Transfer RNA from an Elusimicrobiota bacterium, 72 nucleotides, folded computationally. It matches the Rfam family "tRNA". It is annotated as a transfer RNA. The prediction has a mean pLDDT of 84. Taxonomically the source falls in Elusimicrobiota (Bacteria, Pseudomonadati).

RNA sequence: GGGCCGUUAGCUCAGUGGUAGAGCAGGAUCCUUACACGAUCAAGGUCACAGGUUCAAAUCCUGUACGGCCCA
Numbered sequence: 001g002g003g004c005c006g007u008u009a010g011c012u013c014a015g016u017g018g019u020a021g022a023g024c025a026g027g028a029u030c031c032u033u034a035c036a037c038g039a040u041c042a043a044g045g046u047c048a049c050a051g052g053u054u055c056a057a058a059u060c061c062u063g064u065a066c067g068g069c070c071c072a
Base pairs, nucleotide, nucleotide: 001071002070003069004068005067006066007065010024011023012022013021018055027041028040029039030038048064049063050062051061052060
């Protein structure tokens, strides 16, 4: 220098055009003498960034940044 993949909640990851989700962690309540376990509830998001296409974009297109792999 070229090619490919990834970037979504605190963490690990789903989600291939039509209301952004799960598990774990953290919070509240219940349970317990208390803790743990367990149960219930709620919260938590600039979908890496910028632009474009579209009635509508996490999703499609372009560029940029960061990380990984391969080639030279």